[in-house]
RNA sequence: GUCCUCGUAGAGCAGCCCGGAGUGCUCGCCACCCUGUCACGGUGGAGGUCGUGGGUUCGAAUCCCAUCGAGGACG
Numbered sequence: 001g002u003c004c005u006c007g008u009a010g011a012g013c014a015g016c017c018c019g020g021a022g023u024g025c026u027c028g029c030c031a032c033c034c035u036g037u038c039a040c041g042g043u044g045g046a047g048g049u050c051g052u053g054g055g056u057u058c059g060a061a062u063c064c065c066a067u068c069g070a071g072g073a074c075g
Stems, first nucleotide, its partner, number of pairs: 001074007010027005020058001029045005051067005
C1' cells in the first nucleotide's frame, strides 16, 4: 500500500445480509418481596447520540461514502 473481519447499555453478545425507529439475551446495578442476616430465588426499574462525520429514505444499528481505532491476510 491492497484486501478482509470487528466496534451496539457498566461487562460479554445477538440483531445488520432482507430498513420500521434502542428490539432482545446473560452477568452486573437500583428498589421491593422472601430470609434472624447474607446468599439463592421472585417482581419491577434505570442505564444505549449502535466508533465518528456525512449522504440516501417517510423512516437507518441495518443501505452508500469518508474517516478513526483493534485484529488478520497478501505484498